[in-house]
Molecule: small-subunit ribosomal RNA
Organism: uncultured bacterium
RNA sequence: CCCUUAGAGUUUGAUCCUGGCUCAGAUUGAACGCUGGCGGCGUGCCUUACACAUGCAAGUCGAACGGCAGCGCGGGGCAACCUGGCGGCGAGUGGCGAACGGGUGAGUAAUAUAUCGGAACGUACCCUGGAGUGGGGGAUAACGUAGCGAAAGUUACGCUAAUACCGCAUACGAUCUAAGGAUGAAAGUGGGGGAUCGCAAGACCUCAUGCUCCUGGAGCGGCCGAUAUCUGAUUAGCUAGUUGGUGGGGUAAAGGCCUACCAAGGCAUCGAUCAGUAGCUGGUCUGAGAGGAUGAUCAGCCACACUGGGACUGAGACACGGCCCAGACUCCUACGGGAGGCAGCAGUGGGGAAUAUUGGACAAUGGGCGCAAGCCUGAUCCAGCCAUGCCGCGUGAGUGAUGAAGGCCUUAGGGUUGUAAAGCUCUUUCGCUAGGGAAGAUAAUGACGGUACCUAGAUAAGAAGCCCCGGCUAACUUCGUGCCAGCAGCCGCGGUAAUACGAAGGGGGCUAGCGUUGUUCGGAAUUACUGGGCGUAAAGCGCACGUAGGCGGACUUGUCAGUCAGGGGUGAAAUCCCGAGGCUUAACCUCGGAACUGCCUUUGAUACUGCAAGUCUUGAGGAUGAGAGAGGUAAGUGGAACUGCGAGUGUAGAGGUGAAAUUCGUAGAUAUUCGCAAGAACACCAGUGGCGAAGGCGGCUUACUGGCUCAUUUCUGACGCUGAGGUGCGAAAGCGUGGGGAGCAAACAGGAUUAGAUACCCUGGUAGUCCACGCCGUAAACGAUGAAUGCCAGCUGUCGGGGAGUUUACUCUUCGGUGGCGCAGCUAACGCUUUAAGCAUUCCGCCUGGGGAGUACGGUCGCAAGAUUAAAACUCAAAGAAAUUGACGGGGGCCCGCACAAGCGGUGGAGCAUGUGGUUUAAUUCGACGCAACGCGCAGAACCUUACCAGCCCUUGACAUGUCCGGCUAUCGAGAGAGAUCUCGAGUUCCUUCGGGACCGGAACACAGGUGCUGCAUGGCUGUCGUCAGCUCGUGUCGUGAGAUGUUGGGUUAAGUCCCGCAACGAGCGCAACCCUCGGCCUUAGUUGCCAUCAUUAAGUUGGGCACUCUAAGGCGACUGCCGGUGAUAAGCCGGAGGAAGGUGGGGAUGACGUCAAGUCCUCAUGGCCCUUACGGGCUGGGCUACACACGUGCUACAAUGGCGGUGACAGUGGGAUGCGAAGGGGCAACCCGGAGCUAAUCUCCAAAAGCCGUCUCAGUUCGGAUUGCACUCUGCAACUCGAGUGCAUGAAGGUGGAAUCGCCAGUAAUCGUGGAUCAGCACGCCACGGUGAAUACGUUCCCGGGCCUUGUACACACCGCCCGUCACACCAUGGGAGUUGGGUUUACCCGAAGGCAGUGCGCCAACCGCAAGGGGGCAGCUGACCACGGUAGGCUCAGCGACUGGGGUGAAGUCGUAACAAGGUAACCAAGGG
Repeated sequence: CCCUUAGAGUUUGAUCCUGGCUCAGAUUGAACGCUGGCGGCGUGCCUUACACAUGCAAGUCGAACGGCAGCGCGGGGCAACCUGGCGGCGAGUGGCGAACGGGUGAGUAAUAUAUCGGAACGUACCCUGGAGUGGGGGAUAACGUAGCGAAAGUUACGCUAAUACCGCAUACGAUCUAAGGAUGAAAGUGGGGGAUCGCAAGACCUCAUGCUCCUGGAGCGGCCGAUAUCUGAUUAGCUAGUUGGUGGGGUAAAGGCCUACCAAGGCAUCGAUCAGUAGCUGGUCUGAGAGGAUGAUCAGCCACACUGGGACUGAGACACGGCCCAGACUCCUACGGGAGGCAGCAGUGGGGAAUAUUGGACAAUGGGCGCAAGCCUGAUCCAGCCAUGCCGCGUGAGUGAUGAAGGCCUUAGGGUUGUAAAGCUCUUUCGCUAGGGAAGAUAAUGACGGUACCUAGAUAAGAAGCCCCGGCUAACUUCGUGCCAGCAGCCGCGGUAAUACGAAGGGGGCUAGCGUUGUUCGGAAUUACUGGGCGUAAAGCGCACGUAGGCGGACUUGUCAGUCAGGGGUGAAAUCCCGAGGCUUAACCUCGGAACUGCCUUUGAUACUGCAAGUCUUGAGGAUGAGAGAGGUAAGUGGAACUGCGAGUGUAGAGGUGAAAUUCGUAGAUAUUCGCAAGAACACCAGUGGCGAAGGCGGCUUACUGGCUCAUUUCUGACGCUGAGGUGCGAAAGCGUGGGGAGCAAACAGGAUUAGAUACCCUGGUAGUCCACGCCGUAAACGAUGAAUGCCAGCUGUCGGGGAGUUUACUCUUCGGUGGCGCAGCUAACGCUUUAAGCAUUCCGCCUGGGGAGUACGGUCGCAAGAUUAAAACUCAAAGAAAUUGACGGGGGCCCGCACAAGCGGUGGAGCAUGUGGUUUAAUUCGACGCAACGCGCAGAACCUUACCAGCCCUUGACAUGUCCGGCUAUCGAGAGAGAUCUCGAGUUCCUUCGGGACCGGAACACAGGUGCUGCAUGGCUGUCGUCAGCUCGUGUCGUGAGAUGUUGGGUUAAGUCCCGCAACGAGCGCAACCCUCGGCCUUAGUUGCCAUCAUUAAGUUGGGCACUCUAAGGCGACUGCCGGUGAUAAGCCGGAGGAAGGUGGGGAUGACGUCAAGUCCUCAUGGCCCUUACGGGCUGGGCUACACACGUGCUACAAUGGCGGUGACAGUGGGAUGCGAAGGGGCAACCCGGAGCUAAUCUCCAAAAGCCGUCUCAGUUCGGAUUGCACUCUGCAACUCGAGUGCAUGAAGGUGGAAUCGCCAGUAAUCGUGGAUCAGCACGCCACGGUGAAUACGUUCCCGGGCCUUGUACACACCGCCCGUCACACCAUGGGAGUUGGGUUUACCCGAAGGCAGUGCGCCAACCGCAAGGGGGCAGCUGACCACGGUAGGCUCAGCGACUGGGGUGAAGUCGUAACAAGGUAACCAAGGG
């Protein structure tokens, strides 16, 4: 300089917060499903370090050597054959390599790795420098001969060479040293060659290459140190070669590395030891970063090579393709014995969700050997397989609207697929065919490869899928299905209209891929260093003292560890980043730079921290003088009360409760008086008063004793704060020992209550409560608030002390405590607020979703009870805090209602009527079910109605519209039939614009039709809360918000009615009023109404009149308007006047926002589904009227307030032309004959009944009328199932109705009759009308319902709510468990392979010495300690299984109760005992 930080869904009725779960992103050695054209570059057993057939992966050198098996050449030979002569070379001796390269990650938590340092070392090949390379010797493979063995192999004898082996000589360096000296090397080979020598080889010279010793170097390796490097403390102590020293040994080298002796150390809470897990790093993935996760491919280091042990060789190994031993496994075998080790490259089996070819080449790069040519190289370079990843390309481009066909949807018009297709024009990338053809190679050599690339040609030709479409999250419709099938990442979809399942059409996303699953990081500030919290959400230890540790007042000086700055070294390469470059681009590759935030070292700075030294007084402490106090411990002492005992008085009850009983009492209780005894607790004072760290502390006195406050400012001089572990204190209950015991009182007993009552209530009553000593160590141990310090407005009360002033009782002031309110600030809110939950600092403790669980196991403590520390599996998508609005409460306050109360009359009992349930039936059609279904739909089922059942019939239909044909068939009569219907005959209608139509018949198709389903798809209508007084809005204000305010408050009202007040001001729907009706008056109008006056009649009958009544139109009137009182001077209330009426005058209509998925698809309308010769339509008959029973609503009664008989009292609605029907007549009557009048203030239904008078006299009656018989009447096509009425006869139950329950406050209840709708007929029901006409209301405690305010809530489907525990059943995980199986580790002992070491070595041996004997040196063998495997006994630990058993979780509508949430019906909760 540049780059860089995103959220969403889900707890609720809604809100805010806390908090978890889930999603969107990136990633991958991946796998799976569907699909699949090409190329480039990468990657490819993550699981069984499981077992491996086969081939290959380490050889090479003849210029070290003896040689010659095989091949070729040459020579000899007629040939067989001979011949190492030559090229060369199998096997062998010898040299170098094989310790590299390649694989894997088992082990390893430090003998490892990373970074930075260090000193006591080694080093083949390579480089530099110096010196040398002389002269001898003895063997031995190969080979030959002879054996053994199946094989592997091996034995004996004999021959031979060397750069193999061994002496001798020499010794610049080197090593040792007693400083004199001593010790110790070597190898040759090849090429060329003039002279000389030699038979030759050769000597000799030269070059090359070796060899020996030494010095230095490079690179490599060994060793040591510091720092860093996972989890667990339910692992707290570990250690005997352990820690150090000395001597010795050993090693290339320091060192307990080993050994002997000596000392007793060493490590550890800054986490030793133990257990689990793990190769480490550069890096990789993610992330804004800090971090987190990871350690495939590439690179560095380490470890391992079937398992365990061991050494040999060598410069280097304790050795992947070497050796020995032990073990397991596999193979061969002649059974005697042998062989093997793919975690090299391919490949096979197995495991697994899963990972490739038994390929080509050494052309390149590199490695080994060789002088070289060269050989070897599964290192490597290439190719093959796989969409496994990244990157690039293609599957065509342009034009093309009758917007084709088809599909899908549709409101039937159209829309969409869609310029998409077809068609026309064009192009050829990729692929295909053909031709050319590289770079990679400095001279030769090319596996790749006839590859890359270039050119030509043909043809749109060969090349598109996958997922998704309810929200998050881009994208919608139809059909199918019907809590089924299924989906689902979370929330959640699906129970007949599914944008969520399945299919289709359409759309969205990505694209040779797409989706799913798994992994990691992110989002998650959800472990918070950056960057969180702890009053109530999870979270402050019950309280204090105090160790380690952390932190720490003022000033000065020094130092420079931290800190800061500069320099140096290092931080491998690759990767990341930046800039260039190369493949057509990109991925990829190459180059350069930067970076690698780190470590080490050096120089400097000195503010701060540290360290060292000195000084100071403000923190802290001390001294002196005062003060308050239930602070603690011990001893003593006092009165009241309870109880018991004794005595007196006294008599029948006492006691207790909601009510009772158990209990006590005539053997004298209770009550009362006096006395005595004992134990426990201390009334009043007493107070959000005091003291104490907390728990806690209360009569009085004394003794001892801790802390605190104030004042004085003379002392010390930072001595301080906090505090992991640790220690002490610590209510109640409980435990142990010994006392004590009045009252109270777990347990227990009894009595009640109750469905039960192991409870609540009552009567008793034991531990205990009290004392002493010792344990326990927990509480809602709470201010749910850790301790300390400083700072930040105030007001007011109270306790203790001091000061000042004065008016002596006050005021002002100061320090310390304890309360209330409150600003700023904080908080999610509630709230806190100088006693912080504010602003800061220090230290400690604690939290990380709910449940499981403060549980299990383990440890520690305890006599026990138990305490403390403290998980996991599994399960849920929430659990939770605060506040809001409702609803609810066996919460509170206020108020109302025939809600109760006060009354009157009923229902519930009887008979009948009617409706319902149930039952029955072929059918008893359907609906309505608490209030708000049940004399309801039904204002009227014999047929019809009718929807139900049986039977008989019809199929474009009984009804509508459209098309075609025919007709005048309409209509009437006869016959058959149960009828629908069929047959026969007669018959020629109506309208017309003259086309035809109405009407009828026939045909085919669209369609009709359905009282079939869904009222939980709907409209409309209705019920209900409720004629209750409420329900809301705009603007403003308050609150983060849901929301609040207004609408609350004080009064008042029938009323959210009105007044006043008020952060509200206004408004709307409701209330009221406006409407109808009844009540008074006035005006207008008088027929069918009325009649005071005049006339008239039997009669308002008629004339006349319209004054009155009445009728029906319009007005007036009532408004708390007036007066008094009261109230706040208001609203209003009380009383009064006037008035027909007085405080909404009576009644009606009128029903706010909404609630009940209330009722109705069978009034009607209507979506969807279903039926279509039937679930449609017609007809006859039946049914809806059934009948052991139960309920609702009514009628009639049970009688004298009555029945019966008599009677010349009096209404008001309303109805009437297929109708009301008068007079008159007949019949006992129902009714019949009759027909005046009436389209109705005219005529008619029409008689009102209770009333009044007489009689009956308390009986199943002169009550009551059911039931039944006979005979009739009426309606109607038809009264059998199944109508109403009449007469005569019959004369049931019933004597006022249990629990319970209904209506009504005035012209009301009760009682009496009358009319109407429906209707042919049928009324005890319903709707309306008038007559007679009461009683009571103290009042709001209670029941029910409702309104307002407030309070609590765990309810919101809203108390018919929510919810707890046992039991029963199923499943799941888990603890205990007699044991059993296996792994790990450890102690003691036994055994002791191979091996090196030590000892021995009487058997044996070529080199050297020696004439020899012999010596020196060595070998086999044997012995010993060490030690792998193995064994015996025991300890610790982990895991699997386990009869049985404990609790836990989850499940559909199980059982029992009702513990919690409201005062949850006994406030809840915490601790302990019992059930």